The part of an RNA shown here (small-subunit ribosomal RNA, 5' domain) has 499 nucleotides and comes from an uncultured Campylobacterota bacterium.
Context: one part of a larger RNA
RNA sequence: UGAACGCUGGCGGCGUGCUUAACACAUGCAAGUCGAACGGUAACAGCAGUACUUGUACUGGCUGACGAGUGGCGGACGGGUGAGUAAUGUAUAGUUAAUCUGCCCCUUAGAGAGGGAUAACAGUUGGAAACGACUGCUAAUACCUCAUACUCCUUCUCUCUUAAUGAGAGUUGGGAAAUGUCUUUUCGCUAAGGGAUGAGACUAUAUGGUAUCAGCUUGUUGGUGAGGUAAUGGCUCACCAAGGCAAUGACACCUAGCUGGUCUGAGAGGAUGAUCAGCCACACUGGAACUGAGACACGGUCCAGACUCCUACGGGAGGCAGCAGUGGGGAAUAUUGCACAAUGGGGGAAACCCUGAUGCAGCAACGCCGCGUGGAGGAUGACGCAUUUCGGUGUGUAAACUCCUUUUAUAUGUCAAGAAAAUGACGGUAGCAUAUGAAUAAGCACCGGCUAACUCCGUGCCAGCAGCCGCGGUAAUACGGAGGGUGCGAGCGUUACUC
Repeated sequence: UGAACGCUGGCGGCGUGCUUAACACAUGCAAGUCGAACGGUAACAGCAGUACUUGUACUGGCUGACGAGUGGCGGACGGGUGAGUAAUGUAUAGUUAAUCUGCCCCUUAGAGAGGGAUAACAGUUGGAAACGACUGCUAAUACCUCAUACUCCUUCUCUCUUAAUGAGAGUUGGGAAAUGUCUUUUCGCUAAGGGAUGAGACUAUAUGGUAUCAGCUUGUUGGUGAGGUAAUGGCUCACCAAGGCAAUGACACCUAGCUGGUCUGAGAGGAUGAUCAGCCACACUGGAACUGAGACACGGUCCAGACUCCUACGGGAGGCAGCAGUGGGGAAUAUUGCACAAUGGGGGAAACCCUGAUGCAGCAACGCCGCGUGGAGGAUGACGCAUUUCGGUGUGUAAACUCCUUUUAUAUGUCAAGAAAAUGACGGUAGCAUAUGAAUAAGCACCGGCUAACUCCGUGCCAGCAGCCGCGGUAAUACGGAGGGUGCGAGCGUUACUC
């Protein structure tokens, strides 16, 4: 240290937890919401009516609501992963007079007149299914046409200005909307200007290894014109010129997401990029666009491929690098948990709904920090064990014993803050009070020198130890055991990696 292994293991707080196969995935959940946009009524509840068998049936969108459908907003955020990428990336500093920006805020002006469809639904019908086809009916804040619009876009002219650009005045052509919903306010719609936020593009500098990679390049380098884009530009195309890069390392190959940071170090540096935060890239593999303010879109579409599944063999379905979980790989990494109570996000006027974001809980000594395993007295220096020169010595005030305490533990009672009027998953949790009783709680490694700590027995170059020097061949402080000691302590050692 995101560690693993061996032995051992009492508690709490805060963190952390697939570093390997971007390997394949059973199952559940992870993005919906709005009836105050719309036509409606499949289900539930209520109400009203009819029929009577008096508690049933039928009818009525009438009310609360609402399956499916049209429409709006959101599914581009949040969450995951690091495969690719040595620069189309990132970091820092700038440019954008070369740009866009839904929702939000401010300002100004407006919302006139019409129209045709279509889903749902009904009927017919194809198919095993997925999913369709035809006919008819209907609504809208869905769609379309006309009117109006200085400021908007655009053509041309003039003036000022600039390296290029640009600004102002006039002029030609063109372009909007939903008086919609609810009625109490509102909320919405259209055009233009400004702001805020977010994003795009460009420039400079910095950002791995190899020269056993020395030449590379034809849209290549530049120009004119056109197309394309929100926007500059060979971004794309036609034509013209022959350029452009390179020992200040082009091109090629290998490796790699980058940064704030993290570890280490007196510093300079070196190593690293888990968790948290910013940026980037990716979403079974490859390609493509559609919709949209925003995507070339993880839980959208289309095509191709590999794989898996269903099939009536005609055809279909799928994508955990979301949260859990499974198999596999591996030395190795957790629960198919609770809740939207808080913070935040989406929708909604709101009530509210959704939210594996998030808040919590579970597992793991994986890490850091804190606490405990008792305190005082107690010599006949007891027994046991070890040793002995047989006198003794060590273990050792250690134990027993006496007195004391209750952190912790157990039991009972009480009980929060986190929440603003209500609302608490955590959780009867933290805390507090009372009672019980030393009661529930110690190991691991080492002892030749480096390096703190020594004796006995066994073994006899055997068995073995070992980080280095080196120990062991009959008196081994170095092997194995025992007694004793030393170091750390809920940990201690070993291994791996880094400074």